The RNA shown here (transfer RNA) has 74 nucleotides and comes from a marine sediment metagenome.
Its Rfam family is "tRNA". Its family is annotated with triplet codon-amino acid adaptor activity in the Gene Ontology. It is annotated as a transfer RNA.
The prediction has a mean pLDDT of 83.
RNA sequence: CGGAGCGUGGCGCAGUCCGGUAGCGUACUUGAAUGGGGUUCAAGGGGUCGUAGGUUCAAAUCCUAUCGCUCCGA
Numbered sequence: 001c002g003g004a005g006c007g008u009g010g011c012g013c014a015g016u017c018c019g020g021u022a023g024c025g026u027a028c029u030u031g032a033a034u035g036g037g038g039u040u041c042a043a044g045g046g047g048u049c050g051u052a053g054g055u056u057c058a059a060a061u062c063c064u065a066u067c068g069c070u071c072c073g074a
Base pairs, nucleotide, nucleotide: 001073002072003071004070005069006068007067010026011025012024013023020057028044029043030042031041032040033039050066051065052064053063054062
């Protein structure tokens, strides 16, 4: 320098193909069961989907640029 993959609550991931209310596990908070702990159950908070623009009635999803990490090639 060229190419590919990944980036989404604290952490690990799905959702992208085929645009239509952002989800799961775990963690956290509160309550209940227990003498307490562990554990179980119920409820709840937390994201502007790496960043910036564009297309669209509507974008995590499509297009462009760019940043970080990993891999391949030179």